[in-house]
This is a predicted structure of a 558-nucleotide part of an RNA (large-subunit ribosomal RNA, domain V) from Melanotaenia splendida tatei. Taxonomically the source falls in Melanotaenia splendida (Eukaryota, Teleostomi, Euteleostomi, Neopterygii). It matches the Rfam family "Bacterial large subunit ribosomal RNA".
Context: one part of a larger RNA
RNA sequence: CCUUCCGGAGGACGCGAAGACCCUAUGCAGCUUUACUGUAUUCUGAUAUUGCCGUUUGUGAUAUAUAGUGUAGAAUACAAGGGAGUGAAAACAUCCGUGAAAUACCUUGAUAUAUUGAAAUGAAUGGCUUAUUUAUAAAAAGACAGUGUCAGAUGGUCAGUUUUACUGGGGCGGUAGCCUCUAAAAAAGUAUCAGAGGCCUUCAAAGGUAUAUUUAUAUUGGUCGGAAACCAAUGGAAGAAUAGUAUUCUAUCAAAAUGUAAUGAUAAAGUAUGCUUUACUGAAAGAUUGAUAAAUCGAUCAGUUACGCAAGUAGGAUAUAGUGAUCCGAUGAUUCAGAAUGGAAUGAUCAUCGCUCAAGAAAUAAAAGUUACGCUAGGGAUAACAGGUUUAUCGUUUGCGAGAGUUCAUAUUGUCCAAACGGUUUGACACCUCGAUGUCGACUCUUCUCAUCCUCCAGGUGUAGUCGCUUGGAAGGGUUCAGCUGUUCGCUGAGUAAAGAGGAACGUGAGUUGGGUUUAAUACGACGUGAGUCAGUAUAGAUUCUAUCCUCGGAAGG
Numbered sequence: 001c002c003u004u005c006c007g008g009a010g011g012a013c014g015c016g017a018a019g020a021c022c023c024u025a026u027g028c029a030g031c032u033u034u035a036c037u038g039u040a041u042u043c044u045g046a047u048a049u050u051g052c053c054g055u056u057u058g059u060g061a062u063a064u065a066u067a068g069u070g071u072a073g074a075a076u077a078c079a080a081g082g083g084a085g086u087g088a089a090a091a092c093a094u095c096c097g098u099g100a101a102a103u104a105c106c107u108u109g110a111u112a113u114a115u116u117g118a119a120a121u122g123a124a125u126g127g128c129u130u131a132u133u134u135a136u137a138a139a140a141a142g143a144c145a146g147u148g149u150c151a152g153a154u155g156g157u158c159a160g161u162u163u164u165a166c167u168g169g170g171g172c173g174g175u176a177g178c179c180u181c182u183a184a185a186a187a188a189g190u191a192u193c194a195g196a197g198g199c200c201u202u203c204a205a206a207g208g209u210a211u212a213u214u215u216a217u218a219u220u221g222g223u224c225g226g227a228a229a230c231c232a233a234u235g236g237a238a239g240a241a242u243a244g245u246a247u248u249c250u251a252u253c254a255a256a257a258u259g260u261a262a263u264g265a266u267a268a269a270g271u272a273u274g275c276u277u278u279a280c281u282g283a284a285a286g287a288u289u290g291a292u293a294a295a296u297c298g299a300u301c302a303g304u305u306a307c308g309c310a311a312g313u314a315g316g317a318u319a320u321a322g323u324g325a326u327c328c329g330a331u332g333a334u335u336c337a338g339a340a341u342g343g344a345a346u347g348a349u350c351a352u353c354g355c356u357c358a359a360g361a362a363a364u365a366a367a368a369g370u371u372a373c374g375c376u377a378g379g380g381a382u383a384a385c386a387g388g389u390u391u392a393u394c395g396u397u398u399g400c401g402a403g404a405g406u407u408c409a410u411a412u413u414g415u416c417c418a419a420a421c422g423g424u425u426u427g428a429c430a431c432c433u434c435g436a437u438g439u440c441g442a443c444u445c446u447u448c449u450c451a452u453c454c455u456c457c458a459g460g461u462g463u464a465g466u467c468g469c470u471u472g473g474a475a476g477g478g479u480u481c482a483g484c485u486g487u488u489c490g491c492u493g494a495g496u497a498a499a500g501a502g503g504a505a506c507g508u509g510a511g512u513u514g515g516g517u518u519u520a521a522u523a524c525g526a527c528g529u530g531a532g533u534c535a536g537u538a539u540a541g542a543u544u545c546u547a548u549c550c551u552c553g554g555a556a557g558g
Stems, first nucleotide, its partner, number of pairs: 001558007010550003014545001022379004027375002029371004035161004042153008051128009063115005075103001078109005085092002132141003164176003173193001177199006200360001201259001202317002207276007218234005235250004257266002260322001262320003280303004286297003292361001305314003328354007336347002386433001387431001388429003392426001394422006403413002440515001441513003445507001446504005453478003456473006480494005521539004525534003
């Protein structure tokens, strides 16, 4: 070295089970409730089965009687029609006049009040027995109850469902449409749970038009002297009725303003006054913009107006936010249709109205939770362990040397600031793994690093000696036993030369354990209406694998 055998389990991200955790699905199921919509049951009412006799109190045709006051008008005109006469007469009416309407007389009708009260009937209530009920009978109850139908309540009893998305995993929080600025890289456009703010209107003038009005702050020259100090000139402004003059002033930015955020714009598009309604009707060439649907601008034509002497301007507002599709329904209008015909119903067209449909391109008129009893499909598209990247945090070192060290920066110490290294902490990221990489601690066993705890060698010392401090070299060997706790850690006791720091999937469960965490049972506290829940607590709770290959130990043979 090869072969065989006997062993051990470090690796084959070992075998086993399409991960039970986590997320996703317009998946499923169980359970809950003051989620939504129904529903069994129960209650109440009407009605049928259901009849007889009363009492009280209503409704009530018909008949009779009475009544009626805006103003004007003789004056207390119910409404309408007929009407030139009516009546024995007196008289009233016609006429006249007032008024929207005219009276006498006749007829009809309505309203209100009082009386009357037929037929019919409502409500309340008393009694009867023949329906009916108590399985039969006795006896009792009795038009009740029971039963059928209809209606109204109640109703997790039961049922069907809903319970959004974005998201540096999910949950909690925040957000969801529109406008302005930055990021945005000088056309347009451009993302983030990036940085800042606004809006869900307002105004009958804050609209239209005509007219008026609005920053005096300047130029040139002169020592230091400049944009601006002082002097002079020119121009301008203020200035005691007007004019003029004495005298005084003469720096900067376009400020202010435009209902409102911001940005852009504007000497008008600001401000004021007069008159007004173009904040018009019917159109519209042509452009901008958008995936679409939408959105934006618009000369011009016809009609009709406002202002202006006129030319002209005006189809709201300095521009950009102030918003909602379709269905369904409502109101008004219309030379439209109208199921044989005439109408109507109903529809159509035009105008207008009803949504914080705000999760704002709006799934329904109408919807919350819980699951550790859970299930399925998937996901390493997405979390928890480990690895990886990063190194803010953490640890180590260095530079500089303010200062402390009696004096003296550098024996020792070393503010602030700066530069590296490490990859043991807490994080960030979400790159392998969810058709599975078993998770804390303990036990066992091994190996490595050095930033060395002891032992060894050496430099410095604020090293007398002893004991130390600090630095350099050094990983050969060593680095304890107990009590408490599941603990790692930590505290305590004893003792040691010393009781080092770390890595190896926070080494090691196909090696052990199973105390903790992290299923199903149960309880307490707290939260919740509840089902249930809690990095709150407590008790009990299954640890599979016969070794194929590599590797390792031993034996035999060659």